[in-house]
Context: one part of a larger RNA
RNA sequence: UGUUGGCUGCCUGAGGGGAAAGGGUCCCUAGGACGAGAGGAACGGGACGCUGUAGCCUCUAGUUAACCAGUUGUCUGAUAAGGCAGUUGCUGGGCAGCCACGCUGUUGUGGAUAAGAGCUGAAAGCAUCUAAGCUCGAAGCCUCUCCCGAAAAGAGGCAGCCAUUCCCGUUUCACGGGACGAAGGCUCCCAUAGAAGAUGGGUUUGAUGGAGCCGGGGUGUAAGCUAGAAGACUUCGGUCGACUAGCUCAGCCUGCGGCCACCAAUCGCCUGAGAU
Numbered sequence: 001u002g003u004u005g006g007c008u009g010c011c012u013g014a015g016g017g018g019a020a021a022g023g024g025u026c027c028c029u030a031g032g033a034c035g036a037g038a039g040g041a042a043c044g045g046g047a048c049g050c051u052g053u054a055g056c057c058u059c060u061a062g063u064u065a066a067c068c069a070g071u072u073g074u075c076u077g078a079u080a081a082g083g084c085a086g087u088u089g090c091u092g093g094g095c096a097g098c099c100a101c102g103c104u105g106u107u108g109u110g111g112a113u114a115a116g117a118g119c120u121g122a123a124a125g126c127a128u129c130u131a132a133g134c135u136c137g138a139a140g141c142c143u144c145u146c147c148c149g150a151a152a153a154g155a156g157g158c159a160g161c162c163a164u165u166c167c168c169g170u171u172u173c174a175c176g177g178g179a180c181g182a183a184g185g186c187u188c189c190c191a192u193a194g195a196a197g198a199u200g201g202g203u204u205u206g207a208u209g210g211a212g213c214c215g216g217g218g219u220g221u222a223a224g225c226u227a228g229a230a231g232a233c234u235u236c237g238g239u240c241g242a243c244u245a246g247c248u249c250a251g252c253c254u255g256c257g258g259c260c261a262c263c264a265a266u267c268g269c270c271u272g273a274g275a276u
Base pairs, nucleotide, nucleotide: 005162006161007160008159009158010157011156015148016147017146021051022050024048025047026046027045028044034039052106053105054104055103056102060100062098063097067093068092069091070090071089072085073084074083075082076081095255108144110142111141116136117135118134119133165179166178167177168176169175180274183271184270185269186268188202189201190200191199208264209263210262212259213258214257215256216254217253218252219251224247225246226245227244228243231240232239233238
């Protein structure tokens, strides 16, 4: 753009896609059928692995250039706080997220058939599964089940909403321009979404994001002060001192949950049916 007014939501399913499933071991059936014995099934049912596949992060593990702590060298005069050290200087941890080595699921239904097995049955008084007709029959084929899918031009269906205007011009037409205008979209704040579009949520009638507070979580006890301390120095008065303990399950941080309008979702713009 089209789908013959515009819009919102929910469907149908022509057609398309997948392999979404495949194998094994053991037990019962059963030491039963069968067989002189030796041996030794099946139909059916159950349990447990494996491979593949789909999904997930409760557990376990990995990662975690968010984060916390320790520490070496050097620099900012010292403390504190930091910079740099070939993508984090190195080391110990690490939530969310992402993941596997972890966890969860994993199939059957119907139909037409192949080889094959048959029924009835002539040609050919018999016989014959076949010539007419009919019944079965596979991990294979089709369908249901899973996914996509009204652009399926035969362009679909259902439910709901809006309007059936006004003015001017005109070649009188399913005409052109303008006003009003249901509704939708953009802008704006975002994420369960994301390369850009798109998708989804919110937009003051508000908890959408941020700040703040509370909780949960990570790290592991901050700075400062007080007390102690092997000792060193001393003018004998004291000074310095790695480190230790207490205040302190602290401090710092938080992609998680909640509360709370403090901040930002403002102001606006565009499209647009008005038909039979």